[in-house]
A computed fold for a 94-nucleotide RNA from Candidatus Brocadia sp. WS118, annotated as c-di-GMP-I-GGC riboswitch aptamer.

C1' cells in the first nucleotide's frame, strides 16, 4: 500500500417518539438502536425524491380562465443509494 478477527480501546446511530425550522423532499436538538470499518467530510457524475414560472400534449369547455397527468426547465434534498475526491482509529490471519 492493501486487507478486515467471534481481538482490544473507543465511535456513529435506522425506524419510531418529543421539540423546533422548511410549502416540501428533508434538516437540527433530545430520547431510542436497525445497522455501520469510514454510517467521517465534500452534492463533482449517476440514481431517487421535493417544489416550481412559462410553453406543449391530453380531458372538460363555444372560447378563455381553470383542473389533472406526462415530458421537460429551474431551484433544492439525500454522503445510511452508487461512483468519485480528501481525511482518519486499531492490527489477527492471508
Nucleotide at each position: 500500500c492493501a486487507c478486515g478477527a467471534u481481538a482490544a480501546a473507543g465511535g456513529c446511530a435506522a425506524a419510531c417518539c418529543c421539540u423546533g425550522a422548511g410549502u416540501g423532499a428533508u434538516c437540527a436538538g433530545g430520547g431510542g438502536a436497525c445497522g455501520c470499518a469510514a454510517a467521517g467530510u465534500a452534492a463533482a457524475g449517476g440514481g431517487u425524491c421535493u417544489u416550481u414560472a412559462a410553453a406543449u400534449a391530453c380531458a372538460c369547455a363555444a372560447g378563455g380562465a381553470u383542473g389533472u397527468u406526462g415530458c421537460g426547465u429551474a431551484a433544492g434534498a439525500u454522503a445510511g443509494c452508487c461512483u468519485u475526491a480528501c481525511u482518519g482509529c486499531c492490527g489477527a490471519a492471508a
The coordinates come from a structure-prediction model, not an experiment, and the mean pLDDT is 77.